[in-house]
Predicted 3D model of a 72-nucleotide RNA (transfer RNA) from Candidatus Jingweiarchaeum tengchongense. The sequence is in RNAcentral, with records from ENA. The coordinates come from a structure-prediction model, not an experiment, and the mean pLDDT is 82. Taxonomically the source falls in Candidatus Jingweiarchaeum (Archaea, Nanobdellati, Candidatus Jingweiarchaeales, Candidatus Jingweiarchaeaceae).
RNA sequence: GCGGUUGUAGUCUAGCGGUUAGGACUUGUCCCUGCCACGGACAGAACCCGGGUUCAAAUCCCGGCAACCGCA
Numbered sequence: 001g002c003g004g005u006u007g008u009a010g011u012c013u014a015g016c017g018g019u020u021a022g023g024a025c026u027u028g029u030c031c032c033u034g035c036c037a038c039g040g041a042c043a044g045a046a047c048c049c050g051g052g053u054u055c056a057a058a059u060c061c062c063g064g065c066a067a068c069c070g071c072a
Stems, first nucleotide, its partner, number of pairs: 001071007010025004018055001027043005048064005
C1' cells in the first nucleotide's frame, strides 16, 4: 500500500429500516440482616466521526478514524 471483519453505557453483549435501543456485570438509593455477604425494589449510564438515501437509519450507501486478520 491492497483486501476482509469489527466498532452499541465504566466492562461484556443482543438488536429483520418502524418497541421508550434490550440483557448481564458495575454504580447510586432503599428494603432485608445485630453487621457483612446473598437476595429484592427503584434509578443512572451507550449506537466511533462526518455526509447521503428514506416518511423513518444502530441497521442501507459513501468518506474518514481505530482494532484485529490476510496479502504484498